[in-house]
RNA sequence: GCGUUGGUAGCUCAGCAGGAUAGAGCAACUGCCUUCUAAGCAGUAGGUCGGGGGUUCGAAUCCCUCCCAGCGUG
Numbered sequence: 001g002c003g004u005u006g007g008u009a010g011c012u013c014a015g016c017a018g019g020a021u022a023g024a025g026c027a028a029c030u031g032c033c034u035u036c037u038a039a040g041c042a043g044u045a046g047g048u049c050g051g052g053g054g055u056u057c058g059a060a061u062c063c064c065u066c067c068c069a070g071c072g073u074g
Stems, first nucleotide, its partner, number of pairs: 001073007010026004019057001028044005050066005
């Protein structure tokens, strides 16, 4: 360089033949419980869905381009 897979919450990931409120687990925070801690229970917050552009009534999902990472190959 070429090919290919991936980039979604602090972390690990789901959601990807477009459909209308973006989710789960862990972590964090608050409360309950406990002599205290942990565990357990209830709840809360947290996301420009890698950046930009395009298609569409509507894009995390489709198209183009760029960036980053893994793998393969000359």